The prediction has a mean pLDDT of 80. A computed fold for a 73-nucleotide RNA from uncultured Ruminococcus sp., annotated as transfer RNA. Rfam family: tRNA. Rfam describes the family as follows. Transfer RNA (tRNA) molecules are approximately 80 nucleotides in length. Rfam links the family to the GO term triplet codon-amino acid adaptor activity. Rfam classes the family as a transfer RNA.

This record gives sequence, structure tokens and C1' cells, in this order.
RNA sequence: CUGGGUGUGGCGCAGUUGGAAGCGCGCUACCUUGGGGUGGUAGAGGCCGCUGGUUCAAAUCCAGUCACUCAGA
Repeated sequence: CUGGGUGUGGCGCAGUUGGAAGCGCGCUACCUUGGGGUGGUAGAGGCCGCUGGUUCAAAUCCAGUCACUCAGA
């Protein structure tokens, strides 16, 4: 330099047939216990790497760009 892949709550991921965000772990409160752990209930936390475009509507389509990564030169 060229081409591909990935980028979603603290961490690991799902969601790619555009109707708008969910799972596991973790965290907080309460219940359970003599206390802890386990178990149960409730809850907080992200507007989806960034910018722009298409659309009534975009995590999802298009363009650009950044980071990481793989292959080639």
C1' cells in the first nucleotide's frame, strides 16, 4: 500500500428479512441464613467506534473515517 473480518451496558456475546436493544457473568437493594455462601425477587447501567447520507423509521442499507486483527505485496 491492497483486500477481508471485528468494533453493541464493567466483561464475554446475541440481534444484519430495516419498525428500534437482549442473554450470561458482574454490580446494587431486599428476602432466605445465627453469619457467609447458595437460591429467589426487584433494580441501576448501553441509544449500538465516529461523521454524514437514504428512509415515515437505521445497531441493521450506502459513503467516508478511526482502532484492533488476518492475508497478500